[in-house]
RNA sequence: AGACGUCAAGGGCAACCCCGUCGCAAGGCGGGCACGCAAAGCCAUGGGACCCAACACCGGGUUCGCCAGGCCGCCCCU
Numbered sequence: 001a002g003a004c005g006u007c008a009a010g011g012g013c014a015a016c017c018c019c020g021u022c023g024c025a026a027g028g029c030g031g032g033c034a035c036g037c038a039a040a041g042c043c044a045u046g047g048g049a050c051c052c053a054a055c056a057c058c059g060g061g062u063u064c065g066c067c068a069g070g071c072c073g074c075c076c077c078u
Base pairs, nucleotide, nucleotide: 005075012037013036017032018031019030020029021028022027035065041071042070043069045068046067047066048063049062050061051060052059
């Protein structure tokens, strides 16, 4: 530097649901919880799904824990 992820070590994140809060909504944020995750770290670029608006063209938004791609990263063995 690259690749791999196995029965290791130190750890990390946090689904659903509940409470509060923001939002027309999808959904976001904070706290509790623990379904799970070797990238469940980041990015909305392509696709998918969802919401709003229009219902003519066109648009705005959400989701990275849906897929692909990009960027960065811990440790062990080889």